Predicted 3D model of a 410-nucleotide RNA (Bacterial RNase P class A) from Roseomonas indoligenes. The gene name in the source record is rnpB.
[in-house]
RNA sequence: CCAGACGGCCGGACGACCGCUGCCAGCACCGAAAGGGGCGGUGGAGGAAAGUCCGGGCUCCAUGGGAAAACGGUGCCGGCUAACGGCCGGCGGGGGCGACCCCAGGGACAGUGCCACAGAGAAGAGACCGCCGGGACGGCCGAAAGGCCUUCCAGGCAAGGGUGAAACGGUGGGGUAAGAGCCCACCGCGCCCCUGGCGACAGGGGCGGCACGGCAAACCCCACCGGGAGCAAGGCCGAAUAGGGAUGGCCGGCGGGAUUCCUUCGGGACUCGCCGCCAGGGGCUUCCCGCCCCGCCAUCCGGGUUGGCCGCGAGAAGCCCCUGGCAACAGGGGUUCCAGAGGAAUGGUCGUCCUGUUCCCGGCGAGAGCCGGGGGCUGACAGAACCCGGCUUACAGGCCGUCUGGCAUU
Numbered sequence: 001c002c003a004g005a006c007g008g009c010c011g012g013a014c015g016a017c018c019g020c021u022g023c024c025a026g027c028a029c030c031g032a033a034a035g036g037g038g039c040g041g042u043g044g045a046g047g048a049a050a051g052u053c054c055g056g057g058c059u060c061c062a063u064g065g066g067a068a069a070a071c072g073g074u075g076c077c078g079g080c081u082a083a084c085g086g087c088c089g090g091c092g093g094g095g096g097c098g099a100c101c102c103c104a105g106g107g108a109c110a111g112u113g114c115c116a117c118a119g120a121g122a123a124g125a126g127a128c129c130g131c132c133g134g135g136a137c138g139g140c141c142g143a144a145a146g147g148c149c150u151u152c153c154a155g156g157c158a159a160g161g162g163u164g165a166a167a168c169g170g171u172g173g174g175g176u177a178a179g180a181g182c183c184c185a186c187c188g189c190g191c192c193c194c195u196g197g198c199g200a201c202a203g204g205g206g207c208g209g210c211a212c213g214g215c216a217a218a219c220c221c222c223a224c225c226g227g228g229a230g231c232a233a234g235g236c237c238g239a240a241u242a243g244g245g246a247u248g249g250c251c252g253g254c255g256g257g258a259u260u261c262c263u264u265c266g267g268g269a270c271u272c273g274c275c276g277c278c279a280g281g282g283g284c285u286u287c288c289c290g291c292c293c294c295g296c297c298a299u300c301c302g303g304g305u306u307g308g309c310c311g312c313g314a315g316a317a318g319c320c321c322c323u324g325g326c327a328a329c330a331g332g333g334g335u336u337c338c339a340g341a342g343g344a345a346u347g348g349u350c351g352u353c354c355u356g357u358u359c360c361c362g363g364c365g366a367g368a369g370c371c372g373g374g375g376g377c378u379g380a381c382a383g384a385a386c387c388c389g390g391c392u393u394a395c396a397g398g399c400c401g402u403c404u405g406g407c408a409u410u
Base pairs, nucleotide, nucleotide: 001406002405003404004403005402006401007400008399009398010397012353013352014351015350016349017348018347020044021043022042023041024040026039027038029036030035046381050392051391053390054389055388056387057386058230059229060228061227071226072225073224074223075222076090077089078088079087080086091105092103093102094101095100106221107220111219112218113215114214115213128161129160130157131156132155134153135152136151138149139148140147141146169187170186171185172184173183174182188210189208190207191206192205193204194203195202196201234310235309236308237307244301245300246299247298248297249296250295251276252275253274254273255272256271257270260269261268262267280294281293282292283291284290317336318335319334320333321332322331323330324329354379356377357376358375359374360373361372362371363370364369
């Protein structure tokens, strides 16, 4: 210098002017006060605020217990954490020359099921081409013995070819008519033992001739985890009107009639009419008592619409050190206070600078291009809504660190 791997960080800067919004209340003003809020002071998005995928806090509801059932999720080992499907460190497998990257990575001997197409055969399988020896007809050669060839028949075999994602162990040797774990060595696989490791697992030894293909992101089995809903959670205040509940009350006056009842002899009960009042009316066959229903009045209670307040940001918080740990992380010390809210403020203009890109001019150069000056355009993804930890996804451009491979020079 080129090509890469991993980790971390920034994600326009400054100034002026004009706005938006939370809080404060120093000055002025309005107001009796509470208060209002003009000037002023002060705070005002993100690394993902996003998707709402996972886990928690918080809140309400439910809940006799359960290692039950059902359903859902997770799935190598150890650790971290409030918890997790997250993170860290390992193990195993795969990829890369390498730095490094990827993996839902328990069980296929509990059972059921599936394995398309192609292929002879896809799980206790199978013979298409082929290989091998035997028999039969025929042909050729040969003096003969016999040999060779075509076709057919019944067999043996699974080495080679072929199909497939996958073919019932692989490679080499022996063996054989040809072959075959038929036999042997190594590898693979299974079982047992020893050693190391907390463990996943690794290393070694012995035995077995192979019996046991793949799929559990098919059902299933095993182990572990999970009660439900969500800030429109939930709580407080709550006027008028209407509606709900409880308790109590609902007649008075004047005039007439009849003489059944009572009488203290005044009258009352009864009945008819009129008037007034907020108001009484109806039902239980009639009357009284009582009860019920509707209505009215009074007092009290409770719910609750619009609305207001809380929940609502001092927290599993940020930053800087120290200690322990490989690390995730934990402990300790110091320091800081940093949006809160409603369908929702955090913006705009100008100037200077920066970044990227493009054009022009001048110079240098063989050229790619480099240097200087000037102009235009450009600055991504995106937008808090109860909060926090993760994951995933989006992102113009740039910076830093560690490491790998290659080339060149010293």
Its mean pLDDT, the model's own confidence on a scale to 100, is 76. It matches the Rfam family "Bacterial RNase P class A". By type it is a ribozyme. The RNAcentral record of the sequence draws on ENA and Rfam.